[in-house]
RNA sequence: GCGGGUAUAGUAUAGGGGUAAUACACUUGCUUGCCAAGCAAGACAGGCGGGUUCGAGUCCCGCUACCCGCUCCA
Numbered sequence: 001g002c003g004g005g006u007a008u009a010g011u012a013u014a015g016g017g018g019u020a021a022u023a024c025a026c027u028u029g030c031u032u033g034c035c036a037a038g039c040a041a042g043a044c045a046g047g048c049g050g051g052u053u054c055g056a057g058u059c060c061c062g063c064u065a066c067c068c069g070c071u072c073c074a
Stems, first nucleotide, its partner, number of pairs: 001070007010024004018054001026042005047063005
């Protein structure tokens, strides 16, 4: 330099145009003599900039970061 992949909550993942989901973690409550466990509720997320569309996490373009492969030079 070229090609491909990935980017969603504190962590790990799902969802591929129409209310962003689950588990763990966290907070509160119930339960308990206390803790743990269990149960209920709650808060928290789309890497950045554009485009398409009535509507974009999802489709298109660019950028950034990380991963994989290839090539060139030293």
The RNA shown here (transfer RNA) has 74 nucleotides and comes from Candidatus Doudnabacteria bacterium RIFCSPHIGHO2_01_43_10. RNAcentral holds the sequence, with entries from ENA. Its mean pLDDT, the model's own confidence on a scale to 100, is 81. NCBI's taxonomy places the organism under Bacteria, Bacteria candidate phyla, Candidatus Doudnaibacteriota. Its Rfam family is "tRNA". The family's RNA type in Rfam is transfer RNA.